A computed fold for a 72-nucleotide RNA from a Candidatus Woesearchaeota archaeon, annotated as transfer RNA.
Lineage of the source: Archaea > Nanobdellati > Candidatus Woesearchaeota.
The coordinates come from a structure-prediction model, not an experiment, and the mean pLDDT is 82.
Rfam family: tRNA. The family's RNA type in Rfam is transfer RNA. Rfam links the family to the GO term triplet codon-amino acid adaptor activity.
RNAcentral holds the sequence, with entries from ENA.

RNA sequence: GCCUCUAUAGCUUAGCGGUAUAGCGCGUCCUUGGUAAGGACGAGGUCGCGAGUUCAAUUCUCGCUAGAGGCU
Numbered sequence: 001g002c003c004u005c006u007a008u009a010g011c012u013u014a015g016c017g018g019u020a021u022a023g024c025g026c027g028u029c030c031u032u033g034g035u036a037a038g039g040a041c042g043a044g045g046u047c048g049c050g051a052g053u054u055c056a057a058u059u060c061u062c063g064c065u066a067g068a069g070g071c072u
């Protein structure tokens, strides 16, 4: 220098154009004499950044940034 892949909640992740998922963690409550375990409910996301296509983009296209791998 060239090619491929990845970027979504605090962490790990699902999501084949139509209101964004789950587990762990966190908060409140129930249960207990008190813990742990268990159960119910809830909060938490500018979907890496910027443009484009579209009625509509996490999803498709282009560029950038960061990371991983490969070739020279």
Stems, first nucleotide, its partner, number of pairs: 001071007010024003018055001026042005048064005